[in-house]
Context: one part of a larger RNA
Molecule: large-subunit ribosomal RNA, domain IV
Organism: Fervidicoccus fontis
RNA sequence: CGCAGGCCAGGGAACUCGGCAAAUUAGCCCCGUAUCUUCGGAAGAAGGGGUGCCUGUGGACCUGGGCAGAAACCUGGGUCCAUAGGUCGCAGUGCCUAGAGGGACCUGACUGUUUAAUAAAAACAUAGCUCACCGCUAGCCUGUAAAGGUUUGUACGGUGGGUGAAUCCUGGCCACUGGCGGUCCGUGAACCCCGGGUCCAACCGGGCGAAGCGCCGCUGAAGGCCGGGAGUAACUCUGACUCUCUUAAAAGGUAGCCAAAUGCCUUGCCGGGUAAGUUCCGGCGCGCAUGAACGGAUCAACGAGGUCCCUACUGUCCCGGCCUGCGCCCCC
Numbered sequence: 001c002g003c004a005g006g007c008c009a010g011g012g013a014a015c016u017c018g019g020c021a022a023a024u025u026a027g028c029c030c031c032g033u034a035u036c037u038u039c040g041g042a043a044g045a046a047g048g049g050g051u052g053c054c055u056g057u058g059g060a061c062c063u064g065g066g067c068a069g070a071a072a073c074c075u076g077g078g079u080c081c082a083u084a085g086g087u088c089g090c091a092g093u094g095c096c097u098a099g100a101g102g103g104a105c106c107u108g109a110c111u112g113u114u115u116a117a118u119a120a121a122a123a124c125a126u127a128g129c130u131c132a133c134c135g136c137u138a139g140c141c142u143g144u145a146a147a148g149g150u151u152u153g154u155a156c157g158g159u160g161g162g163u164g165a166a167u168c169c170u171g172g173c174c175a176c177u178g179g180c181g182g183u184c185c186g187u188g189a190a191c192c193c194c195g196g197g198u199c200c201a202a203c204c205g206g207g208c209g210a211a212g213c214g215c216c217g218c219u220g221a222a223g224g225c226c227g228g229g230a231g232u233a234a235c236u237c238u239g240a241c242u243c244u245c246u247u248a249a250a251a252g253g254u255a256g257c258c259a260a261a262u263g264c265c266u267u268g269c270c271g272g273g274u275a276a277g278u279u280c281c282g283g284c285g286c287g288c289a290u291g292a293a294c295g296g297a298u299c300a301a302c303g304a305g306g307u308c309c310c311u312a313c314u315g316u317c318c319c320g321g322c323c324u325g326c327g328c329c330c331c332c
Base pairs, nucleotide, nucleotide: 001327002326003325004324005323006322007321008320010318011317014316019313027051028050029049030048031047036041038165052087053086054085055084056083057082058081059080060079061078062077063076064075065074066073088092100311101310102309103308104307105306106305107303108302112124113123128163129162130161131160132159133158134157139150140149141148142147167297168296169295171226172225173224176223177222178219179218180217181216182215185214186213187212192207193206194205195204196203227245228244229243230242231241256290257287268284269283270282271281272280
C1' cells in the first nucleotide's frame, strides 16, 4: 500500500452527479395512529411504554392419583396469562435473529414478464374497452398438393388489429390514402366475331368486353389532418364583436392539460421552500412543436422505476488516527 473487518473527540451530508457506502431502526406485548380513499385500505402509519431473575396472589387450559362410584370431596404435575412486591447489572428480544421513518411530484393501475453473460424499466403482458372478418364444405393459419390445426369447437364461438384497471370523457374533418357498397356511362388483355391482307398464315383495322380504374355514395376506437392578417368597448389594457385572405384539398384543435418524460427562446414570469435553489413544488399560457383509444384528464393501492424536501442517523466529509486478519513487500 491492497482486500476484509472493528472503534473514534467535536461537528453532522459541509462529501458527492446522487446520502453511493456505512450508520440508525429491528422480535414480542400494550397504548396510540393523520391527510387521502375505489371504504377494502393507507397501517407495523407516525409516536410512546414494557421485556431479566426471585417470590406472593388470582385466572385459563391440559394431564394424573385416592374413595366402590358419574358428580362432589381430598391430593399431585405441566403450559400460559394477569397483577403486586423484591432483587442485580451500564445494558434483560443482554448472544444470535431482527422494518429507518415522513411530506410531495413524474410515470406505469395492480400481482406478473424481459435483453442466459453490461439494461428489470416508464419497456412487454394484463383484466377491462373497442374495431374488423367469419353461419361452418365458414373465417384465419401450415402445405405445391393430398391433407392438417383452430375443432370433434359453432357468434356468450374463433381469428386479427388497436387501446390498456376503475372514475369523468372521447370534439370537428371523408379533400388525400385505405376499406366497403353501387354503377347508365368512359377506359379496359387474350379468346371469339367481322373486314383488309395474292381466296392462306404472319400482320393491320373494327366489334364484343371481365376484374380493375375512372365516376357516385358510405366509413375515423381506419392511415391521417385539425390556419393566417387587420380593426374594434366611455382612462389604459384586453378584445366578447366585425372584416378579410387562403392552398393542392375537407375541417381549422372542442373538453381538458402544460415551460410537463412534450417549450427552441429559457436559469420564461409570479409565488413557496433555502442565508443563498439552472433541479423541485404551486400558479400563469398566442403551446418553437399539448390534446382526446398513435387515447385526454384524474387517480386510492402498489413499484429493487425517476425527481425534490424533512426528521433520525452516521468516518460520505472537516481530517485524520488507532486496532485485527490475509496479501503485497523484505530477509533466509